The part of an RNA shown here (small-subunit ribosomal RNA, 5' domain) has 508 nucleotides and comes from a bacterium.
The prediction has a mean pLDDT of 83.
[in-house]
Context: one part of a larger RNA
RNA sequence: GGAUGAACGUUGGCGGCGUGCCUGAGAUAUGCAAGUCGAGCGCCCCUAUCGCAAGAUAGGGAGCGGCGGACGGCUGAGUAACACGUUGGAACCUACCCUUAAUUGGAGGAUAGUCCACCGAAAGGUGGGGUAAUACUCCAUGGUGUCCCGCCUAGCGGGACUAAAGAACUUAACUGUUCGAUUAAGGAGGGUCCUGCGGCCUAUCAGGUAGUUGGUAGGGUAAUGGCCUACCAAGCCUAUGACGGGUAGCUGGUCUAAGAGGAUGGUCAGCCAGAGGGGGACUGAGACACGGCCCCCACUCCUACGGGAGGCAGCAAUCAGGAAUAGUCGGCAAUGGGCGAAAGCCUGACCGCGCGACGCCGCGUGUGGGAAGAAGCUCUAACGAGCGUAAACCACUGUUGUAGGGGAUGAAGACCUCCGAUUCGGAGGUUUGACAGUACCCUACGAGAAAGGGGCCGCUAACUGCGUGCCAGAAGCGUCGGUAAUACGUGGGCCCCAAACGUUAUCC
Numbered sequence: 001g002g003a004u005g006a007a008c009g010u011u012g013g014c015g016g017c018g019u020g021c022c023u024g025a026g027a028u029a030u031g032c033a034a035g036u037c038g039a040g041c042g043c044c045c046c047u048a049u050c051g052c053a054a055g056a057u058a059g060g061g062a063g064c065g066g067c068g069g070a071c072g073g074c075u076g077a078g079u080a081a082c083a084c085g086u087u088g089g090a091a092c093c094u095a096c097c098c099u100u101a102a103u104u105g106g107a108g109g110a111u112a113g114u115c116c117a118c119c120g121a122a123a124g125g126u127g128g129g130g131u132a133a134u135a136c137u138c139c140a141u142g143g144u145g146u147c148c149c150g151c152c153u154a155g156c157g158g159g160a161c162u163a164a165a166g167a168a169c170u171u172a173a174c175u176g177u178u179c180g181a182u183u184a185a186g187g188a189g190g191g192u193c194c195u196g197c198g199g200c201c202u203a204u205c206a207g208g209u210a211g212u213u214g215g216u217a218g219g220g221u222a223a224u225g226g227c228c229u230a231c232c233a234a235g236c237c238u239a240u241g242a243c244g245g246g247u248a249g250c251u252g253g254u255c256u257a258a259g260a261g262g263a264u265g266g267u268c269a270g271c272c273a274g275a276g277g278g279g280g281a282c283u284g285a286g287a288c289a290c291g292g293c294c295c296c297c298a299c300u301c302c303u304a305c306g307g308g309a310g311g312c313a314g315c316a317a318u319c320a321g322g323a324a325u326a327g328u329c330g331g332c333a334a335u336g337g338g339c340g341a342a343a344g345c346c347u348g349a350c351c352g353c354g355c356g357a358c359g360c361c362g363c364g365u366g367u368g369g370g371a372a373g374a375a376g377c378u379c380u381a382a383c384g385a386g387c388g389u390a391a392a393c394c395a396c397u398g399u400u401g402u403a404g405g406g407g408a409u410g411a412a413g414a415c416c417u418c419c420g421a422u423u424c425g426g427a428g429g430u431u432u433g434a435c436a437g438u439a440c441c442c443u444a445c446g447a448g449a450a451a452g453g454g455g456c457c458g459c460u461a462a463c464u465g466c467g468u469g470c471c472a473g474a475a476g477c478g479u480c481g482g483u484a485a486u487a488c489g490u491g492g493g494c495c496c497c498a499a500a501c502g503u504u505a506u507c508c
Base pairs, nucleotide, nucleotide: 001508002507003506004505006504007503008502009501010500013363014362015361016360017359018358019356020355021321026319027318028317030316031315032314035067036066037065040064041063043061044060046059047058048057049056050055074274075273076272084198085197086196088194089193092191093190094189097187098186099185100184101183102182103181104180105139106138107137108136114129115128116127117126118125119124145161146160147159148158149157150156151155166179167178168177169176200246201245202244207237208236209235212234213233214232215231216230217229218228219227249271250270251269252268253264254263255262256261276297277296278295279294280293299310300309301308302307327353329352330351331350335349336347337346338345339344366396367395368394369393376387377386378385379384401445402444403443404442405441406440410435413431414430415429416428417427418426419425420424452497453496454495455494456493457478458477459476463492464491465490466489467488473480474479
């Protein structure tokens, strides 16, 4: 000198864009953050409309069932490891999506909801009756796959096992269309595993290892493998630093530097890991699963004392810790995600607004004229000099401010009607904005509301008066202060930067 997720002191006009618990992975009141589908299914009750009624249409409720809760969001505790970065590889899996081909036949038993009875303070539960399905089971068919047998064993033939579900619209009906269901092959995207190389400190850590190292057989897995088990052999790693200890998420990047390098990993992006601490599996295409389950521990809450409930390292917010870090805000309008045929619903992701000079950038606090130069203050050799065109005063401007008026882009889509058409395309109409009556534009008004901080001995730009007298004090280093202090305190003047200026901390 540059830099910072900064803090502190003094000061503070505006805007844009960013950014904001670095400390206790401490504890959390309250609200919200993951639902959706009636075009899979049966039912219940209520409301509205039509109807004498039967019933129809629209709306609401929980349940069964499907898909999604493995994404998105947060944090960095652990981890020195194939965790990450990069390179190569093989023995693998893949819901939804795309392509191709084939199929979608028949039968059955339950169960929730519900009704009845009962237990419990509650959470919740028990028994009986009865009901549906794209829930479940069985049979058939069989391309594929697995196993077995045979053969002229690149292959072919035979045998055994191995699938499925319907719904909506339409038709007088047959039917047709669409969305599904099943199987097989491929793709895309995603994931698992292995591997060469690379990136911290420590020898005041020198030996470490018994599933340890390898083999055979088996088990297990989607799959390779001591991953696991049995048996056999005695190996394997290590001064090119094993093993141990300490520290640490890794990277793209960021800061600095001419470069080489050094330092760093906050926001953003990729990967990994974690969800009060520890362990475990279930379901599923995918988890060993933040807002799922079970067990133990610690803590908190409810209780009728028998027993139950909970997990903010999601968004806000609270307490605590700390030098220190924000609103219990608005909206799904856009982008994206889940579900749905769609309308749509959900979305603290996200988009916005708010708070903080925390940072960067931009603008302003006026402009021109105006005396050999007011007053005042300071210095003085008492002549004068400085503040100083500075002020006053005159003319002007309107960034900003105040008031009034106009007023966006961000909107693509969606729905309805018509035309042509397999999806779809075209035309017309209606409608969708949190931000926001915001940005921006126009008009009016009046210089009106808007400058400070640090320094002035040398380094280092900028000097004098007074006070003090090794005192009080200053200080980054050298040092300064003991009666003329440009170094302390204060007045005037000057220098630097400026809505900031200094100090502290850390890195180069």